[in-house]
RNA sequence: GCGGGCUUGGCUCAGUGGUAGAGCAUCUCCUUGCCAAGGAGAGAGUCACGAGUUCGAAUCUCGUAGCCCGCU
Numbered sequence: 001g002c003g004g005g006c007u008u009g010g011c012u013c014a015g016u017g018g019u020a021g022a023g024c025a026u027c028u029c030c031u032u033g034c035c036a037a038g039g040a041g042a043g044a045g046u047c048a049c050g051a052g053u054u055c056g057a058a059u060c061u062c063g064u065a066g067c068c069c070g071c072u
Stems, first nucleotide, its partner, number of pairs: 001071007010024004018055001026042005048064005
């Protein structure tokens, strides 16, 4: 230098054009003599950044950044 992949709550990930979700973790409550386990609920996300397309973008297009892999 060229090509490819990834970037979404604290962590691991899903979501391939129509109101952003799950598990774990955190907090509160219930249950228990206590702990653990179990049950109910709550908080937490400018969807890496910028621009474009569209009535509408996490999703499509272009650019940028970071990380990983391959080629030279």